[in-house]
């Protein structure tokens, strides 16, 4: 010097943010236990459960120097006896010395154990005792110790008992007991002085009373005791504050209770106890009950302030086998004492004893679990003892347990060919890894040998010294060690004998393979396994700690998650409905004195240890030793500002007075119109009424309308207003009586009287309830009528209680402003209601907008949810539950208080972005209308579905699968099925050996594949061909399209998706992309905290339509001239073909528009506003389709899931659906004649022309690789005939029969011809489709595929329409907005009942334990009180006995266990029963999110299979739409 050092987070609600919140982990700790695993030292520590029950050891003795006595020993002397003549042995007296049963003392109250009981007779602190005691020990103190006497036990005999144990006769000592004397004292009384604090206290005086072992050692001197007393010390006993727990679902408790006075008792004080008086005493500051528990030092944690805890060490305190009592002592109501009762154990001769491990070791048992039946008293510390010394399961060691803490060790250093092996691969590598080996060393441990300890100094003993002294002091030396031959030292020898456990998705450090496939399993939260699992097991590899490590299990941290430090309550959880006001709590300016709080000095205490700081010692640490520190209480100064107190003043807060105001305040009484209804009456005649439509109901017995009069109850139009009043509820025609309260104006009194408020009071919509009343309208229940799948509803007709009044009840609502009250303070603006003011302007109130601020944000903002002080109330995750269950309050409805088990990780709030809506606006679309034609009825054809089948191969399944893939299944195709075959294979690479021959071709066998045999020669002999052989491999149209490329559809040719960079916003996100206007368009213009950009949109590409060149052959012909014919010759105009180009731009005018942008209308032009068509598909959605075009991971087959033949199949058929084609007929068939086309296509071809055939076709051939030939007559039309409205001259399907062609090969299975048959079918239900112009309809022609086969696909032209008001609906879309409890996004989401299984709980007729108490009965042991008789050694006398004092009996109070009752109270069970949680696909319905399809909810009443419905009041936490008022910009 120093003790001061010291605060971290994360995951999880959601697509995604913020935000409240719970849960969960990462630290730390532990007497711990479990698993796996162990190598050594050192210090600790070791029955947390049954205060269960214990065998056996030990655990309190000791004194002989209190004291008789008994034995044994050594020894001396005498004596005998044996004989080995000096030995034994035996007897007596002495002496010396051991050892004790028994009298006495002292100790046995400590020490050691345990936490059962104890919420105070207990602990901590800190005080007091003037109300006490204290053995041993000190001091006074070099004081006193004096005289006598009587038993008695042991010890003997006799006797009882099994045994424990006694019993009675005699002896006998004592430091055993009991008398005298003697008194410095000390008690008790009287006094006197002198002090406090009342009782008293000191100091004297008198009186009474009151004690002793001349004892023990010693030669002596001493010492050791002994007794009285004062004082200390030690321990103790009482008393008082203070403080440390849990429940109010314990609120009242109390008769010795609470005080007194008197006595009793005790060491003391006191209802401690007893009489008698009084009627007290505690208690929301929380009594009493109940329930839990030993309590402090400390220990763990924490930054700390707190929280948990109370092992081991150490204070205290209770208890000892349950309960009760005392005895003895200084000290106890006594753990190893005693009585007396109770369990329970043991021993017994059955009579009767006998025990108490919560001592230390052990044992059973409990239970997840916690040691040796060890050594010693060497050291510490106790008891006896004069000491030596004995006794100590106190202590000191050692054993056993990684059970905690710390320290050391399992080697170091070289060492690439990166060994082997193992994993793993992208097959190249690449980890394990310098790690191994191997080379060089070290030796901590370890073995082994030798050495070898501190703890031991002291009693004592021996010399010694000091002194008067042997006493006591000292001083050498000497003796004493369980641990332990132990720690340590030294030597030698060997890398030799010594690693595991956990984890690896993310909190969280560390990853891959394989095996498993919502199974096995994991798992602290989130969560992880459904064939590629870094989450299961394994493995290799990694992290981490390391003789350990990991799981459980508590406690504290993190938790600001109970918030003193240091939190909330508008909407997350929370402000009491509303006011009065007692207790508290808080409380204006001034001045004074106080000192209680406050600040500040000083003195006590705060034990020791422990914690921290400094040092020391064990080699270092753990651990020990020393020294410092200390927040609390108490006690004494000092200050006096602030808060209390006390006095005393002041007006600013509060009240009161004067003078004025508005007002649905509130009670009662009285009246008033209008309208409903009802009744009479009249007029009048078929309907009224009611809905979306209807019915039910009223009505010809006369309704509904309409007139007049009546009767009766309720309510109070306009005014009326984000306007008024009230505490809130809540108050509305007028009048009148009675009566609270606000304002505003003034400053005349009073002088802080004020704030707030638990308990308590009182008030409190609607329903609702008790009793009399009234009852028009309305209307729960209830009834009938619809609607509906049902309709216990919505609609609709009726209708009761209720709704009204008068008392009386109930006491709750979204009782909201979801905002407790009160008071300061802190920008503005403008609106309205009362006031004063001349007036700027105030005061009170109600509203909006808005700055700071302030929120999570939404907002809130002088009427705060801002700053801040005071008081209440209230919350601490969701569900169970506002439930159970007690209590209390009600007539009763129920209302106030009001849990837990067990259950999830969540529940929630604001605000974002999307999606959705039977929410709102704009807008586009052949979306609907308006129009054409179809389809849904026939028959076919063809796809699918179903069914069949050996196979009917496989995919595709709302739009966006179904004439789809397949642009063409008789064989092939083929993937399917049957039967026959092969097995390095049909196909590719590589190896080896042979070959002169392979392919082709012919015969033979066979259904073929294939075999065998001929034949035949350039494919190969660089053997790249053939055959055979061996292994790697082929091979698979076998699975997964939810592993995957690429490919495709689809919203959607929809106009959209997005991004720097700024800016807003905590943040998701917003802004920009919204807004005004325009567009086919996010196109375009304008405006904005935006400001550019990207992909898209357009455009640019092809085709079409016009014109211009230019080139004309196979195209074309105007002129010219040929001809049957542009046939030819010529022409180059035309038409057409192909290069090239121009044209079209809102570019002009004109009008609207905002002078834009654009838009309308116009002109010119072959086209006019993207002229038409097409190609061209943003960012994405849908696990959308394809593993069967193809390519592919991975997993399967391998003599077959591979390949090859032959035949079957795909082509099947009670039946349904899709697309199509033909039709049903006269705008048509049929016949006859006749016109125009455009785009293809062609050598394995298309084929002209002639023959032949009724026809399909055949035969023969010409041209033509095609602007030349061919296909190839276009038909719809046109003109002319006929049919005459029928199942027909319609349709044409089936079917019979005879043909053609294609092809090895039409049987199952082709197409077409031709004759003959002549089916359904007369225009098509409910639904539903395509089309906006050269569209639709309607005609026909042409390609691909192809040997053949088209009603299908994909192109050509030909004829050639009708309609569009519009944008309410229907569908799709797109954009703003709004609600949302959806985000797998409405095919979403979610409620109740019913039905299963499992849980945990409430009631339950009872049943059963246990715990405190009350009354009663009985009452051991014992204390204390009496006590006739009996017994009784000292002492005393008047002495044969008597008196005193004593016993033992007996009798009484108290009183433990015990019985008897009846109740309270906590448990456990309980047939049955209520609810309530949970639980992948179980009924029933659709309550709720959206206007959720009847706006929801909240109080209450009925009623219903549920969710729920309706009635009355009430909220907005209701969408959309008008209106009113207020604001805000202009």
């Nucleotide at each position: 010097c120093a003790a001061a050092u010291g605060g971290a987070g994360a995951g999880u609600u959601u697509g995604a943010u913020c935000c409240u919140g719970g849960c969960u982990c990462a630290g730390g700790a532990u007497g711990a236990a479990c698993g796996c695993u162990g190598g050594c030292g050192g210090c600790g520590u070791g029955c947390c459960u049954a205060a269960u029950a214990c065998a056996u050891g030990c655990a309190a003795g000791u004194c002989g120097a209190a004291c008789g006595a008994a034995a044994g020993a050594u020894u001396u002397u005498a004596a005998a006896a044996g004989c080995u003549u000096g030995c034994u042995u035996u007897u007596a007296a002495g002496a010396u010395u051991u050892u004790u049963a028994g009298u006495g003392g002292c100790g046995a109250a400590c020490g050691g154990g345990u936490g059962a009981g104890u919420a105070a007779u207990a602990c901590a602190u800190a005080a007091g005792c003037a109300a006490c005691c204290u053995a041993c020990c000190u001091a006074u103190a070099a004081g006193g110790u004096u005289u006598g006497g009587g038993a008695u036990a042991a010890c003997u005999g006799u006797u009882g008992g099994a045994a424990a144990c006694g019993a009675u006769a005699g002896c006998u000592a004592a430091u055993a007991c009991c008398g005298g004397a003697u008194a410095a004292g000390u008690a008790a009384a009287u006094u006197g002085a002198a002090g406090g604090c009342a009782u008293c206290u000191u100091c004297g005086a008198u009186u009474u009373a009151u004690a002793a072992a001349a004892g023990u050692u010693g030669u002596a001197a001493a010492a050791c005791g002994c007794a009285a007393a004062u004082a200390g010390a030690u321990g103790g006993g009482c008393u008082u504050a203070u403080g440390g727990u849990g429940c109010a679902u314990u609120a009242g408790c109390u008769a010795g209770u609470u005080g007194g006075u008197a006595g009793g008792g005790u060491a003391a004080u006191g209802g401690c106890c007893u009489a008698c008086c009084a009627a007290g005493g505690c208690g929301a500051u929380g009594a009493u009950g109940c329930a839990u528990a030993g309590c402090c030092g400390a220990c763990c944690u924490g930054a700390g302030a707190g929280g948990g805890u109370g092992a081991c060490c150490g204070g205290c305190c209770a208890c000892a086998c349950u309960g009760g009592g005392a005895c003895u002592g200084a000290g106890a109501c006594a753990c190893g004492g005693c009585c007396c009762a109770g369990a329970c154990u043991c021993c017994u001769a059955c009579g009767g004893g006998a025990g108490g491990c919560a001592g230390c070791a052990g044992u059973a048992g409990g239970g997840a679990a916690u040691u040796u039946u060890c050594g010693g008293c060497a050291a510490u510390g106790g008891g006896c003892g004069a000491a030596a010394g004995c006794c100590u399961g106190a202590c000191c060691g050692a054993g056993c347990a990684a059970c905690g803490c710390c320290g050391c060790g399992u080697g170091a250093g070289u060492g690439a060919u990166g060994a082997a092996g193992g994993a793993u691969u992208u097959a190249g590598g690449u980890c394990u890894g310098u790690a191994a080996a191997g080379c060089u060393c070290u030796g901590u441990u370890g073995u082994a040998a030798a050495g070898g300890a501190u703890g031991a100094a002291c009693a004592c003993c021996a010399c010694g010294g000091a002194u008067g002294a042997u006493c006591u002091c000292u001083g050498u030396g000497g003796c004493u060690g369980a641990c332990a031959g132990u720690a340590c030292u030294u030597u030698a020898c060997c890398a030799g004998a010594a690693a595991g456990u956990c984890a690896c998705g993310g909190c969280u450090a560390a990853c891959u393979a394989c095996g498993u496939g919502c199974c096995a399993g994991c798992a602290g939260c989130c969560g992880c396994g459904g064939u590629a699992a870094u989450a299961c097991g394994u493995a290799g590899g990694u992290g981490a700690c390391g003789a350990g490590c990991g799981u459980u299990a508590u406690c504290c941290g993190g938790a600001a998650u109970u918030a003193u430090u240091g939190g909330g309550c508008g909407u997350a959880a929370a402000g009491g409905g509303u006011g009065c006001g007692c207790a508290g709590g808080c409380g204006g300016c001034u001045a004074a004195a106080u000192a209680a709080g406050u600040u500040u000095g000083g003195g006590g205490u705060c034990a020791a240890a422990g914690a921290c700081c400094g040092a020391a010692g064990c080699u270092c640490a753990a651990c020990u030793u020393c020294g410092g520190u200390u927040u609390g209480c108490c006690u004494u100064g000092a200050a006096a500002a602030c808060u209390g107190u006390u006095u005393g003043g002041c007006u600013a807060g509060a009240g009161u007075g004067c003078a004025g105001g508005a007002g649905a305040g509130g009670a009662c009484a009285a009246u008033g119109g209008a309208a409903u209804u009802c009744c009479a009456u009249g007029u009048g005649u078929a309907g009224c009424g009611g809905u979306a439509a209807a019915a039910u109901g009223c009505g010809u017995a006369g309704a509904u309308a309409u007139a007049u009069g009546g009767a009766g109850g309720a309510a109070c139009a306009c005014c009326a207003g984000u306007g008024g009043c009230g505490a809130a509820a809540g108050c509305g025609g007028u009048u009148g009586u009675c009566u609270g309260g606000c304002c505003u104006g003034u400053a005349a009194c009073u002088g802080a009287c004020g704030c707030u408020c638990a308990u308590g009071c009182a008030c409190g919509a609607a329903a609702g309830c008790g009793u009399g009343g009234g009852g028009a309208g309305c209307a729960a229940a209830u009834a009938g009528g619809a609607u509906u799948a049902g309709a216990u509803a919505c609609c609709c007709u009726a209708g009761u209680a209720g709704u009204c009044c008068a008392c009386g009840c109930c006491g709750u609502a979204a009782a909201c402003g979801a905002u407790g009250a009160a008071u300061a303070c802190u920008a503005a603006g403008u609106g309205u209601u009362g006031g004063g003011g001349a007036a700027a302007c105030u005061c009170a109130g109600u509203g909006c907008u808005g700055c700071a601020g302030u929120u999570a944000a939404c907002g809130c903002a002088a009427u705060a949810a801002g700053u801040a002080u005071u008081c209440c109330g209230c919350c601490u995750g969701g569900g169970g539950a506002g439930u159970a269950u007690g209590c209390a309050c009600g007539c009763a409805a129920g209302u106030g208080u009001g849990a837990a088990a067990c259950u999830c990780a969540a529940a929630g709030g604001a605000a974002u972005u999307g999606a959705c809506g039977g929410g709102g606006g704009c807008c586009c679309g052949c979306a609907c209308a308006a129009g054409c034609g179809g389809u849904g009825g026939a028959g076919u054809a063809u796809g699918u579905g179903g069914u069949u089948u050996a196979a009917u191969u496989c995919g595709a399944c709302g739009c966006a699968a179904c004439g789809c893939g397949a642009a063409g299944a008789a064989c092939c195709u083929u993937a399917c099925c049957a039967a026959g075959u092969c097995u390095u294979g049909a196909c590719a690479u590589a190896c080896c050996a042979g070959g002169c021959a392979a392919a082709g071709c012919u015969a033979u066998a066979g259904a073929g594949a294939u075999a065998u045999a001929g034949u035949g020669g350039a494919g190969g002999u660089u053997a790249u061909c053939c055959u055979g052989g061996a292994u790697a491999c082929a091979g698979g149209u076998g699975g997964u399209g939810c592993a995957u490329g690429g490919u495709u559809g689809u919203c959607g040719u929809c106009a959209g998706c997005u991004c720097g960079u700024g800016u807003c916003g905590u943040g998701a996100g917003a802004u920009g992309u919204u807004g005004g206007g325009u567009u086919a368009a996010g196109u375009c213009c304008c405006g904005c905290a935006a400001c550019g950009a990207g992909c898209g949109c357009a455009a640019c590409c092809c085709u079409u339509a016009u014109c211009u060149u230019c080139u004309g052959u196979u195209a074309c012909c105007a002129u010219c001239a040929u001809u049957a014919a542009g046939u030819u010759g010529g022409g180059g105009a035309c038409u057409c073909a192909g290069g090239a180009g121009a044209g079209a731009c809102u570019g002009c005018c004109g009008g609207u528009g905002a002078u834009a942008a654009a838009c309308c209308g116009g002109a010119g032009g072959a086209a006019g506003g993207u002229g038409g068509g097409g190609a061209u598909g943003a960012c994405g959605u849908c696990a959308a389709a394809u593993c069967a075009u193809c390519a592919u991971g991975c997993c399967c087959c391998u003599u077959a899931u591979g390949a090859c033949u032959u035949g079957g199949g795909c082509u099947a058929c009670a039946c349904a659906c899709g697309u199509a084609c033909u039709a049903c007929a006269a705008u048509g068939g049929c016949g006859u004649a006749u016109a125009c086309a455009a785009a293809g296509a062609g050598c394995u071809g298309c084929a002209a022309g002639c023959u032949g055939g009724u026809g399909a076709c055949a035969g023969u051939a010409a041209g033509c690789g095609a602007a030349u030939c061919u296909c190839a007559u276009a038909a719809a039309g046109u003109a002319c005939g006929u049919c005459u409205c029928a199942g027909u001259u319609c349709g044409g399907a089936u079917c019979g029969a005879a043909g053609u062609c294609u092809g090895c090969a039409a049987c199952u299975c082709g197409a077409c011809u031709u004759c003959g048959u002549g089916a359904a079918g007369u225009u098509g239900g409910a639904a539903u489709c395509g089309c906006u112009a050269g569209u639709a309809a309607u005609c026909g022609c042409a390609g691909a595929u192809c040997a053949g086969c088209a009603u299908g696909c994909u192109g050509c032209g030909g004829u050639g329409a009708a309609u569009a008001c519009g944008u309410u609906c229907u569908c799709g879309g797109g954009c703003c907005u709004u609600g949302u409890a959806c985000a797998c996004a409405c095919c979403g989401c979610c409620c109740g009942u019913c039905a299963a299984a499992c849980c945990a709980u409430g009631a339950g007729a009872g049943u059963u334990g246990g715990u405190a108490a009350u009354g009663c009965c009985c009452g051991a042991a014992g204390c204390c009180g009496g006590u006739g008789g009996c017994c009784u050694a000292a002492c005393c006398u008047u002495u044969u006995a008597g008196g005193a004092g004593g016993g033992a009996g007996c009798c009484g109070u108290c009183u433990a266990a015990g019985g008897c009752a009846g109740g309270a109270u906590c448990g456990a069970u309980g047939a049955u029963u209520g609810g309530g949680g949970u639980u992948a696909a179980g009924u029933c319905g659709u309550a709720a999110c959206a206007a959720g399809g009847u706006a929801u909810c909240c109080c209450u009443a009925c009623g219903g299979g549920a969710a729920c419905g309706u009635g009355g009041g009430g909220a907005u936490g209701g969408a959309u739409c008008a209106c009113c008022u207020c604001c805000u910009u202009u």